Molecule: transfer RNA
Organism: Bifidobacterium bifidum
């Protein structure tokens, strides 16, 4: 310098071809329990790396940058 992948709750991941961001672990509250763990209920938490555009609508299309990764001169 080109190319290709990836960033989304505290952490791991998901989201069909553009329309309600899902799980699973943690984390909280409750029943169980002599406590704690296990289990069972509820429950909180992310506007989706940035910054513009299209579009009635954008995590998702375009554009540029920023990080991580592998390629390839």
């Nucleotide at each position: 310098u080109c190319c290709c992948g990836g960033a989304u709750g505290g952490c791991g991941u998901a989201a069909c071809c553009g329309g309600c961001a899902a799980c699973g672990c943690g984390c909280c509250g409750c029943g169980c329990u002599u406590u704690g763990g296990a289990c069972g209920c509820g429950g909180a938490g992310a506007c989706c790396g940035a910054a513009g555009g299209u579009c009635c609508g954008a995590a998702c299309c375009c554009u540029u940058c920023u990080c991580c990764g592998g390629g390839a001169a």